The RNA shown here (transfer RNA) has 75 nucleotides and comes from Spirochaetales bacterium Spiro_02. Rfam family: tRNA. Lineage of the source: Bacteria > Pseudomonadati > Spirochaetota > Spirochaetia > Spirochaetales. The prediction has a mean pLDDT of 81.
RNA sequence: GCCAAAGUAGCUCAGCGGUAGAGCAGCUCACUCGUAAUGAGCAGGUCCUGGGUUCAAUUCCCAGCUUUGGCUCCA
Numbered sequence: 001g002c003c004a005a006a007g008u009a010g011c012u013c014a015g016c017g018g019u020a021g022a023g024c025a026g027c028u029c030a031c032u033c034g035u036a037a038u039g040a041g042c043a044g045g046u047c048c049u050g051g052g053u054u055c056a057a058u059u060c061c062c063a064g065c066u067u068u069g070g071c072u073c074c075a
Base pairs, nucleotide, nucleotide: 001071002070003069004068005067006066007065010024011023012022013021018055026042027041028040029039030038048064049063050062051061052060
């Protein structure tokens, strides 16, 4: 340099046009002598960035950035 995949909550991921979700972690309450566990609830998001299409974009298209994997060239 080229190709492919990925980027969504603190972490791991789902969602592939119509108001963004789960598990774990965090906080509160219940339970307990207490802790863990368990149960109930709360909070947590510029959906990587910019542009385009559309009545409407996390989702489709283009460009860029980052990460991972593969390939190639030079020394």